[in-house]
Context: one part of a larger RNA
RNA sequence: AGACGGGGACCCGCACAAGCGGUGGAGCAUGUGGUUUAAUUCGACAGUAAGCGAGGAACCUCACCAAGGUUUGACAUCCGGCUGCAGACCCCAAGAAACUGGGGAGCCUUCGAGGGUGCCGGACAGAUGCUGCAUGGUUGUCGUCAGCUCGUGUCGUGAGAUGUACCGUUAAUUCGGGAAACGAGCGCAACCCCUAUCCUAUGUUUCAUGUGUCAUAGGAAACUGCCCGCUUUAAGUGGGAGGAAGAUGGGGAUGACGUCAAAUCAGCAUGGUUCUUACACCUUGGGCGACACACGUGCUACAAUGGGAAGUACAAAGGGACGCCAAAGCGCAAGCUGGAGCAAAUCCUUUAAAACUUCUCUCAGUUCGGAUUGAGGGCUGCAACUCGCCCUCAUGAAGCUGGAAUCGCUAGUAAACGUGAAUCAGCCACGUCACGUUGAAUACGUUCUCGGGUCU
Numbered sequence: 001a002g003a004c005g006g007g008g009a010c011c012c013g014c015a016c017a018a019g020c021g022g023u024g025g026a027g028c029a030u031g032u033g034g035u036u037u038a039a040u041u042c043g044a045c046a047g048u049a050a051g052c053g054a055g056g057a058a059c060c061u062c063a064c065c066a067a068g069g070u071u072u073g074a075c076a077u078c079c080g081g082c083u084g085c086a087g088a089c090c091c092c093a094a095g096a097a098a099c100u101g102g103g104g105a106g107c108c109u110u111c112g113a114g115g116g117u118g119c120c121g122g123a124c125a126g127a128u129g130c131u132g133c134a135u136g137g138u139u140g141u142c143g144u145c146a147g148c149u150c151g152u153g154u155c156g157u158g159a160g161a162u163g164u165a166c167c168g169u170u171a172a173u174u175c176g177g178g179a180a181a182c183g184a185g186c187g188c189a190a191c192c193c194c195u196a197u198c199c200u201a202u203g204u205u206u207c208a209u210g211u212g213u214c215a216u217a218g219g220a221a222a223c224u225g226c227c228c229g230c231u232u233u234a235a236g237u238g239g240g241a242g243g244a245a246g247a248u249g250g251g252g253a254u255g256a257c258g259u260c261a262a263a264u265c266a267g268c269a270u271g272g273u274u275c276u277u278a279c280a281c282c283u284u285g286g287g288c289g290a291c292a293c294a295c296g297u298g299c300u301a302c303a304a305u306g307g308g309a310a311g312u313a314c315a316a317a318g319g320g321a322c323g324c325c326a327a328a329g330c331g332c333a334a335g336c337u338g339g340a341g342c343a344a345a346u347c348c349u350u351u352a353a354a355a356c357u358u359c360u361c362u363c364a365g366u367u368c369g370g371a372u373u374g375a376g377g378g379c380u381g382c383a384a385c386u387c388g389c390c391c392u393c394a395u396g397a398a399g400c401u402g403g404a405a406u407c408g409c410u411a412g413u414a415a416a417c418g419u420g421a422a423u424c425a426g427c428c429a430c431g432u433c434a435c436g437u438u439g440a441a442u443a444c445g446u447u448c449u450c451g452g453g454u455c456u
Base pairs, nucleotide, nucleotide: 007456008455009454010453011452012451013450015446016445019409020408021407022406023405026300027299028298029297030296031295032294033293034291035290042053043052064286065285066284067283068282069281070280073124077123078122079121080120081119082118085116089104090103091102092101093100107115108114126275127274129273130272131271135269136268137264138263139262140260142258147186148185149184150183151182152181153162154161155160166177167176168175192252193251194250195249197220198219199218200217201216202215203214223246226240227239228238229237230236289428302402306361307360308359309358310357311356318349319348320347323342324341328337329336330335368399373394374393375392376391377390378389379388415438416437417436418435419434420433421432
């Protein structure tokens, strides 16, 4: 100088408390450990791994395994020699394919064998091989916590201290006062974006033909500005008015100095090191999907605030040409036929669902619940056996609210309800990211638990 303390003082945070809904019990989905396996590729492991890398594992991806093949190579540049014209392509034979063997067609040219191509040889290529404890870059975390430093000065023999301590105040090292400090920097805040109100302009939407809704883009508006109280006449704080909005209005982006030899050599780049007829490359098939078990994250339920049937209402935000796909017809349905419109405020996706109205079920393993299994179909795709999704009929498991323990959330939030997108041929999505609809309860307080800050 720090760190730590079951030392002290002060302060903060969904940290506790007060509430609401969950997890832990069931079935399934998914990830992980373990076990198994020819292989179940690799990485990630308290918080900060485990619906994570993966925003799409049938082939491909692919790194793993088995088998079959290639060796200047699937890819790049260059040199020497040979061929003297292609190569890609087509046909035949063998084959699981890769590939091998045979045959055919077949380049440009300034005619120099030049470009290009093939073969041989050599430099070299190649490696998702190793080292994240050699690294760059990027990221997590403490933490959007309020801290972390510097110049000069002063103090101290010095390490260092001061500034940054104290009194108030703040979300904040925020600001004021004061003080051997005076200033400054990175952080805080503001500047940026979205959103809530109004005005103006524009208008291939909408329409009631405009004043408006809406969209686009420019502006206004909020600053403790005004009033009262408290306070030190300060910073500020409590209340009020006006206002669409009131005290950072709500949300986002933004992450200081540093910590964890934290993570990543498998995104990429890269030092070193290792392999070089193999740890490289190609192909077929398999595996990553196994299953006594253990853990994490979710979905669906256990029902009457509910299930079923019929009717009927209201969104936002996205996407669309190898695409979105209307009307109409067929099919119980998945879907098929069909072909209009749309490079889209115009067309399509697109009937949102919960809600509401009426009827029914009457507390039961049920008209709850839907796992599992059988049969028949549909779609994508060379190809659904391992291993896809969907539909119909039948089947109808566990489950009657969950031990110890544990998680999220303070308002348009939780909870509930649907919608869209990325990836993508299809899809194991119940995931992720976004969008709107309905819409609560509670917070006395800081003793205690956890984490953090300041001083001592």